Record summary
A computed fold for a 75-nucleotide RNA from a Thermoplasmatota archaeon, annotated as transfer RNA.
RNA sequence: GGGCCAGUGGCUCAGCCAGGAUAGAGCGUCCGCCUCUUAAGCGGAAGCGCGGGGGUUCGAAUCCCUCCUGGCCCA
Repeated sequence: GGGCCAGUGGCUCAGCCAGGAUAGAGCGUCCGCCUCUUAAGCGGAAGCGCGGGGGUUCGAAUCCCUCCUGGCCCA
């Protein structure tokens, strides 16, 4: 220098190809129930999270361009 993959709550992921209304799941955290207590189990809540910028569109996590970060491969 070139190519490919990934970036979504504190963590791990789904959703992206084929755009649609309040972006889901598990773990974790907090509260409650249960229990002598803890753990486990059950119920609830918060976290208002789509890497940055621009574009297309009535509408973008999703499509296009560019940049950043990480990983792999080629030279």
Its Rfam family is "tRNA". Rfam classes the family as a transfer RNA.